[in-house]
RNA sequence: CACUUAUCACGAGUGGUUGAGGGGCCAGGCCCGACGACGCCACAGCAACCAGGCGCAUAACGCCCAGGUGCUAAUUCCUGCCCGAUCGACGGGGAGAUAAGCA
Repeated sequence: CACUUAUCACGAGUGGUUGAGGGGCCAGGCCCGACGACGCCACAGCAACCAGGCGCAUAACGCCCAGGUGCUAAUUCCUGCCCGAUCGACGGGGAGAUAAGCA
């Protein structure tokens, strides 16, 4: 990086440091930010995809645990492309993110 499968309206923040932008890129909105955002570090926490344990029948499924990831403003912040619907919202797909697998 390509592909496959699953999930994405739930949940979970303090301190230190830094100092002006940030919410992945582009565009338009909207929002966060000198009452210090973003990033980084520490600790804490959330969830339970994989691993591990137990029940079951070696499955499915359920429970436990928290080792590997992930996450801790806003639906994946919203929209963008396609379809349905028919201009107001909406549904599905696509796209993206994460996990596991595969080449």
Molecule: SAM riboswitch aptamer (S box leader)
Organism: Acidobacteriota bacterium